The prediction has a mean pLDDT of 83.
A computed fold for a 107-nucleotide RNA from uncultured Phascolarctobacterium sp., annotated as SAM riboswitch aptamer (S box leader).
Its Rfam family is "SAM riboswitch aptamer (S box leader)". Its family is annotated with regulation of gene expression in the Gene Ontology.
[in-house]
């Protein structure tokens, strides 16, 4: 850049020492110990792996589609992506839906 997926899930211990939660505004976290690194643990299944079923092909190859495991690559273990902005519906307030931003994986 393109494609998918974000309402679910999972923390303790060393260090460290004052920030942190993407950006604005809020509202939160935090010396009863934040960021960061470091060990172990867990959580999910995006990719790889392995079965079945389709589709192509002469067959492989290769795509789909499902189920299974969780050794491998990531990823992630405060609040919903903690909310928001923009467009529509709806409206006392609340709310829906798209869409933008982000975050993650694959390419």
């Nucleotide at each position: 850049c393109u494609c998918a997926u974000c309402a679910a899930g999972a923390g303790c211990g060393g260090u460290g020492g004052a920030g942190g939660g993407a950006a604005u505004g809020g509202c939160c976290c935090a010396g009863u110990g934040a960021a960061g690194c470091c060990g172990c643990a867990g959580c999910a299944a995006c990719c790889a792996u392995u079965g079945c079923a389709g589709a192509u092909u002469a067959a492989c190859c290769u795509c789909u589609g499902u189920a299974a495991a969780a050794c491998g690559g990531u990823g992630c273990u405060a609040a919903g992506u903690c909310c928001u902005g923009c467009a529509g519906c709806a409206c006392u307030c609340a709310g829906c839906u798209g869409c933008a931003a982000g975050a993650u994986g694959a390419g």